The part of an RNA shown here (large-subunit ribosomal RNA, domain II) has 850 nucleotides and comes from Gomphillus americanus. Rfam family: Eukaryotic large subunit ribosomal RNA. Clan: LSU clan. The family has 88 seed sequences and 107,465 matches in Rfam 15.1.
[in-house]
Context: one part of a larger RNA
């Protein structure tokens, strides 16, 4: 200096003053402070990041630290956008020529695309018209009018195909002129292409990475082990005691007993081998990817065992377990096809800015994918930007279309309850009667008028809410042109000439945009809330409609919490609120007014739960009784006689039981309302008066309180703690405070309008105003940094480059960047374009270190 200020004067103006705040320039002070960083200690706020997921802090997964590596590449085609060269053409490089000689330069014919369609093909092949007409339409010009570019939309016309029609001629069955059709085509209509080159997308290829289980071709393995065969070894010391033998006895013989020799056995005990049962012992980062100690099975034999040799992978070999087959076996190992393939899990690397979704339709051997359309971005084009025109999740007014809510059932269908009245028609029952469609009773069904209750797939009747169109120039009037349609007809219909009517030119209210092509992403598991609504005994269950919200979202409040309640967010500064709140934690009234409520389980803010039934807690109301002719309650007297009523009983006197229930005195007093006796007595009550003197009983309904109201760690109106409340009900003000609201300043984006002037430069600038500012997936548009080339700065550099270290400084929103000291020692920056093995926290990632 500029802007802004509660407030004050002065007076209504674009005003003045003014404490104070915001910002720009610029003086002065100040040097370890008021700034910077570590640290300690306290408040207050804060749940671990990545992920899939409707939802993660999760008792879901990865994830100890650090360093380095580590993931959308490249090329064909294709499609769109963009440059650029040429253009009815283009594309030079196969190849010639030339060359300073793998480059550059020069170029012919093929050949691709396009430059012609069409039609299955034979085959035919775009002019009525100065390549047509009408609307709108940059725009120009002789401007109240003409001419009218692209381009939209619409009428014709021409070319082919289909379908007719079928003329000349003429071989006589052939040609195909002409005319047409509300049929058709990816045409015609004075070409737009073609080639490179970036960018997005697509399709093929390892196709963003890392990951199966599987297959397929060749080959190596019987030192483990299975089992054969050939040939070798090798197996204490006991027990038991087969056959035969022998030697007595018996015996007429057959033969048999007795004692003994004798030494068989898939026999026995048990060393060695060989195995491996229990301790479920040791060990279990072992001695040991199977073992140690003890026990234990066998132990002459289907025994064990050393060479040899044979048998091989959909093969072996098995005293069979799918057991073995080299620590691998419900099909071995090696290499290869192999970067197999995964609609699946995981991961997927710099910043800022602007827009920003979907879980819905439709179709798939579709339900863990896709493709389709919507929803989203971008990018262009036309129109508007004045009041117009146009639009609109709005209202009016006109005019359609409906059969839902309701409502009806003495209307139609169809379900249903009950008496009435009829009487013939018909069934049952019955009574008179010989019988009779003869009479009378009774039931059912019929008939008539009422009467109760209902229907998603019933209706006469019928809303709200939703929802189609119109509300004018492309219109209205007026005149008279054409026409093979139409009329009895210049009638009528369509279509024009020509003429009138412009801002009260057509409801209202908003909007600054609207409208249309092009091209592509992500999505395609949803979820909650009011309210409507299906199933389902309910469900934080399942499944629809509107909207509106979480997803994708943060602030404030509901103590806490994806969705509730307020509000949606640039970066500060005043000021004001919203939803909630204001006894302490806590920032505001132990504020005011008037009322409930006492809880040995009080009660306290929706969403976030308690009920049916109760209650002479209390409050309040509302109906119907009773009462100054004296009630309710309370106290103190009566409550009597005929008469022990009558039956019935063992007995019954008012009171087991039955039927009956009268009359006298009475102010009243029941043939009796309990207690009571065997029966009486006695007591009481009902009723009536006396004292007393003003409200009084009964039922309902409503507030707060109480019971109803029981679970496992101690426990929660959030805590503390409130009781004329700090509860509940209901009013008033006041003040508390959110990223909201208003103001002022910065920052960014969008839009508009301004700018070549006295000026060298820059317009991708610069000036103003004025709105806006959340985001996942997901797109776009600027930028930050690494490796390499080439140009450029006559860059930097041993008077120190790149590196590296810093509790130094400054520049950007950021990614990042530039200085200052130290250290170190030989080479590097920054523009400008080209290129790419370009950025890291995550992948049970990888290698290395700790």
């Nucleotide at each position: 200096g500029u802007c802004u200020g509660c407030c004050c004067c002065c007076u209504u103006g674009u005003g003045g003053g003014a404490a104070g705040g915001a910002u720009g320039c610029u003086g002065g002070c100040a040097u370890a402070a008021u700034g910077a960083u570590c640290g300690u200690a306290a408040g207050c706020g804060a749940c671990c990041c990545g992920u899939c997921u409707u939802g993660a802090a999760a008792c879901a997964c990865g994830g100890a630290c650090c360093a380095a590596g580590g993931a959308g590449u490249c090329g064909a085609c294709c499609u769109a956008u963009u440059a650029a060269g040429c253009g009815a053409g283009u594309g030079u490089u196969u190849g010639a020529g030339u060359g300073u000689a793998a480059a550059a330069c020069u170029c012919a014919c093929a050949c691709g695309c396009g430059u012609a369609a069409u039609g299955a093909a034979a085959g035919u092949g775009a002019a009525c018209g100065g390549a047509g007409g009408u609307g709108c339409g940059a725009a120009g010009u002789u401007u109240u009018a003409c001419u009218g570019c692209a381009g939209c939309a619409u009428c014709g016309a021409c070319c082919g195909a289909u379908c007719c029609u079928g003329a000349a001629g003429u071989u006589u069955a052939c040609g195909g002129a002409u005319g047409g059709a509300u049929u058709u085509g990816a045409g015609u209509a004075u070409g737009a292409g073609c080639u490179u080159g970036u960018u997005g997308g697509g399709u093929c290829g390892g196709a963003c990475c890392c990951g199966a289980a599987a297959g397929a071709u060749g080959g190596u393995g019987a030192u483990c082990u299975a089992u054969g065969c050939g040939u070798g070894a090798a197996u204490a010391g006991g027990g038991u005691g087969a056959a035969g033998c022998c030697a007595g006895a018996g015996g007429a013989a057959a033969c048999u007993c007795u004692g003994g020799u004798g030494g068989a056995g898939g026999c026995u005990c048990g060393c060695a081998g060989c195995g491996g049962u229990u301790c479920u012992g040791a060990c279990g980062u072992g001695c040991a990817a199977a073992u140690c100690g003890a026990u234990c099975g066998u132990c002459a034999a289907a025994u064990c065992u050393g060479c040899g040799c044979a048998u091989a992978g959909g093969g072996g070999c098995g005293a069979a377990a799918g057991a073995c087959u080299a620590a691998u076996c419900g099909a071995a190992c090696c290499a290869u096809c192999u970067a197999g393939u995964a609609g699946c899990u995981g991961g997927u690397u710099c910043c800022u800015g602007c827009c920003g979704a979907a879980g819905u339709u439709u179709c798939c051997c579709u339900c863990a994918g896709g493709a389709u359309a919507g929803c989203a971005g971008u990018a262009a084009u036309g129109a508007a930007u004045u009041u117009a025109a146009a639009c609109a999740g709005u209202c009016u007014c006109a005019u359609g279309a409906g059969g839902u809510a309701g409502a009806g059932c003495g209307a139609a269908c169809g379900a249903u309850u009950a008496g009435a009245g009829g009487c013939c028609u018909u069934g049952g029952g019955g009574c008179a009667g010989u019988a009779a469609c003869u009479g009378c009773c009774u039931u059912a069904a019929c008939c008539u008028a009422u009467u109760c209750u209902c229907g998603a797939a019933c209706u006469u009747c019928g809303a709200a809410u939703a929802u189609g169109u119109g509300a004018g120039a492309a219109g209205u009037c007026c005149u008279u042109g054409u026409u093979a349609c139409u009329u009895a007809a210049u009638u009528g219909a369509a279509c024009g000439u020509g003429g009138a009517c412009a801002u009260u030119u057509g409801g209202a209210u908003g909007u600054a945009u609207c409208a249309u092509u092009a091209u592509u992403a992500g999505u395609g598991g949803g979820c909650c809330a009011u309210u409507u609504u299906u199933g389902g005994u309910a469900a934080g269950c399942a499944g629809a409609a509107c909207u509106g919200g979480c997803g994708a979202u943060g602030c404030g409040g509901g103590a806490u919490g994806a969705a509730c309640c307020g509000a949606a967010c640039g970066g500060g500064a005043u000021u004001u609120u919203a939803c909630g709140g204001u006894g302490c934690c806590g920032g505001a009234a132990u504020a005011c007014a008037c009322g409930c409520u006492c809880a040995u389980c009080a009660g306290a803010u929706a969403c976030c739960c308690a009920a049916a039934a109760g209650g002479u807690g209390u409050u309040g109301a509302u109906u119907c009784a009773u009462c100054u002719a004296g009630a309710c309650a309370g106290c103190a007297g009566g409550a009597c006689g005929g008469u022990g009523g009558c039956c019935a009983u063992g007995g019954a006197a008012g009171u087991c039981g039955g039927a009956a229930u009268c009359c006298g005195c009475u102010a009243a007093g029941g043939a009796g309302u309990g207690u009571g006796u065997a029966a009486c007595a006695a007591c009481u009550c009902a009723c009536a008066g006396a004292c007393c003197g003003a409200a009084u009983g009964a039922a309902u309904c409503a507030g707060c309180c109480c019971u109803g109201a029981a679970a496992a760690u101690g426990g929660a109106u959030g805590g503390c703690g409130c009781u004329c409340a700090a509860g509940c009900g209901u009013g008033u003000u006041a003040c508390c405070u959110a990223u909201a609201a208003a103001u002022c300043c910065c920052c960014a984006u969008u839009a508009a309008a301004g700018u070549a002037a006295a000026u060298a430069c820059u317009a991708u600038g610069c000036u103003u105003u004025a709105a806006u500012g959340a985001g996942u997936a997901g797109g776009c548009a600027g930028g930050c940094g690494u490796g390499g080339a080439g140009a450029u700065u006559c860059g930097u550099u041993a008077c120190g480059a790149a590196g590296g270290a810093u509790u130094c400084u400054g520049a950007g929103u950021g990614a990042u960047c530039a200085g200052g000291u130290c250290u170190u020692g030989a080479a590097c920056a920054a523009u400008c374009u080209c290129u790419a093995g370009u950025g890291c926290a995550g992948a049970u990632c990888u290698u290395g270190g700790u």